Predicted 3D model of a 352-nucleotide RNA (Bacterial RNase P class A) from an Actinomycetota bacterium.
Rfam family: Bacterial RNase P class A. Rfam describes the family as follows. Ribonuclease P (RNase P) is a ubiquitous endoribonuclease, found in archaea, bacteria and eukarya as well as chloroplasts and mitochondria.
Of the family's consensus pairs, 97% are formed in the model.
The gene name in the source record is rnpB.
Model confidence (mean pLDDT): 76 of 100.
Lineage of the source: Bacteria > Bacillati > Actinomycetota.
The sequence is in RNAcentral, with records from ENA.
[in-house]
RNA sequence: AGAGUCGCCCGGAUCACCGCGUUGCGUAAGCACCGAGGAAAGUCCGGACUCCAGAGAGCAAGGUGGUGGGUAACGCCCACCCGGAGCAAUCCGCGGGAUCAGUGCCACAGAAAACAGACCGCUCAUGCAAAUGAGUAAGGGUGAAACGGUGGUGUAAGAGACCACCAGCAUUUACGGCAACGUAUAUGGCUAGGUAAACCCCACUUGGAGCAAGACCAGACAGAUAGCGUUUGAGAACUGCUCGUUCGAGCUAUCGGGUAGGUCGCUUGAUUACGUAAGCAAUUACGUAACUAGAUGGAUGGUGAUCCGUUCGCAAGAACGACAGGAUCCGGCUUAUAGGGCGACUCUUCUU
Numbered sequence: 001a002g003a004g005u006c007g008c009c010c011g012g013a014u015c016a017c018c019g020c021g022u023u024g025c026g027u028a029a030g031c032a033c034c035g036a037g038g039a040a041a042g043u044c045c046g047g048a049c050u051c052c053a054g055a056g057a058g059c060a061a062g063g064u065g066g067u068g069g070g071u072a073a074c075g076c077c078c079a080c081c082c083g084g085a086g087c088a089a090u091c092c093g094c095g096g097g098a099u100c101a102g103u104g105c106c107a108c109a110g111a112a113a114a115c116a117g118a119c120c121g122c123u124c125a126u127g128c129a130a131a132u133g134a135g136u137a138a139g140g141g142u143g144a145a146a147c148g149g150u151g152g153u154g155u156a157a158g159a160g161a162c163c164a165c166c167a168g169c170a171u172u173u174a175c176g177g178c179a180a181c182g183u184a185u186a187u188g189g190c191u192a193g194g195u196a197a198a199c200c201c202c203a204c205u206u207g208g209a210g211c212a213a214g215a216c217c218a219g220a221c222a223g224a225u226a227g228c229g230u231u232u233g234a235g236a237a238c239u240g241c242u243c244g245u246u247c248g249a250g251c252u253a254u255c256g257g258g259u260a261g262g263u264c265g266c267u268u269g270a271u272u273a274c275g276u277a278a279g280c281a282a283u284u285a286c287g288u289a290a291c292u293a294g295a296u297g298g299a300u301g302g303u304g305a306u307c308c309g310u311u312c313g314c315a316a317g318a319a320c321g322a323c324a325g326g327a328u329c330c331g332g333c334u335u336a337u338a339g340g341g342c343g344a345c346u347c348u349u350c351u352u
Stems, first nucleotide, its partner, number of pairs: 001348010012307007020035002023032003037323001041334002044332005049210004056243004061206005066080005081095001082093004096201002102199002104195003119140002121136006148166006167191001169188003173184004214264004223255006235247004271290008308321005
């Protein structure tokens, strides 16, 4: 210098005037403070909080899935292991079990897709021949995948039928590691296809509903009809179902009538910033400082000036400023994002 990999940050700034929302002060007029994001989004996971339940058992259904650690918790994060891609930095993996449970499926092509099998070929027998019977997975062709590979012995031709080496599988022992696992050694039978985001099996795990949760204040109203039931128990709770337990005098349907207000929950929190310490890291502990929306038909906007960036223009100057906006609150994941900046690392080439 070129090519690439990974991580992080900013994402217009300041001032003036007018306007909007909460809060505070003020008799009032009015004044003062504060006023969206990295994703506030999707609502996909996990929690806090609230209500229902808080005797229990069984069944069903769902979720997760290498190992160790982090966390309030997780399907998240970190480190490592194994497999795959890359020269490398690095990236990808929905990563338990498919010989020691069982079942299913494997398009098209192909003879054959799984207790193997004979289309062509090869060999032998019969036969004048055509052909028929038997043997054979070495050779051909198909496919994503064809029942180990190479060489030899052997044979009518062949074949792990036998042998040597190699690959792979299972098991034994030793060593290293907390573990997943790795390295080495020995033995075995000669070889075992894939698929569990198919059923299934194994291990762990899950109560339901959600701030329109829920609590309080004020206010309004009118009942009628039918069915079931009151110890021969309707119905309700245990919120998937069953058993079982408890409560129990009302319950259900249709028609008709009333209400459509306010307060709390509500934002100080697993919070943020900085420092020190522990740790490879995720993260944790301690100290100091800070307070930064809380609407409810739902505020956060408009105009002007100066500067910044980009584009256009000879110039003067003009236009534009990504994605997008709270609604109980947090931790994640995913998706959207013009432009700009910073750091670490890898490979190639050149110069000294």